RNA sequence: UAACCGAAAAGGCAAAUGCUCUGACGAGCAUGCGCAAAGCCAGGAAGCCGUCCAAACGGGGCUUGUCCGGCUGCCGAA
Numbered sequence: 001u002a003a004c005c006g007a008a009a010a011g012g013c014a015a016a017u018g019c020u021c022u023g024a025c026g027a028g029c030a031u032g033c034g035c036a037a038a039g040c041c042a043g044g045a046a047g048c049c050g051u052c053c054a055a056a057c058g059g060g061g062c063u064u065g066u067c068c069g070g071c072u073g074c075c076g077a078a
Base pairs, nucleotide, nucleotide: 005076006075012035013034017030018029019028020027021026033065039071040070041069043068044067045066046063047062048061049060052059053058
């Protein structure tokens, strides 16, 4: 120094629950299950939509903390 790995510390994200709102697997606040990619890209699959377009297939939207793919990436005890 790198890989494997995961103690500590700093920062980040935020499941479930409560309250409020809400079209949605949505939003805000509190709390903190957990996450080294739980960072970015809705590109493919899958799920969701009570709102919008459409006669309908569908379009459009939501979910990356469901899976796949692409790009990037913090720290350093044993």